[in-house]
RNA sequence: GGGGUCAUAGUUCAAAGGUAGAAUAAGCGGCUCCAGCAAAUUUAUUUGUGAGACACCGCUUGAUGGGGGUUCGAGUCCUCCUGACCCCA
Repeated sequence: GGGGUCAUAGUUCAAAGGUAGAAUAAGCGGCUCCAGCAAAUUUAUUUGUGAGACACCGCUUGAUGGGGGUUCGAGUCCUCCUGACCCCA
């Protein structure tokens, strides 16, 4: 210098022109457990309160690398740019 693949949620990935999704993470709640504290009594138990914690369940939040074009409609097609990787020279 030439060519190709890729860029979507914090992360890993779907969506091949017609409502942008899943898993995971995060937040909240439920359930369960529970340090500590308080009270009662049968003195080692009960009740209340409760920091916090694993798993499970439910809900919520969160994204198309940037510009332009085609189209009624673009994550998807075209073009330029940016970045990552690969091939040729």
Molecule: transfer RNA
Organism: Nanobdellota archaeon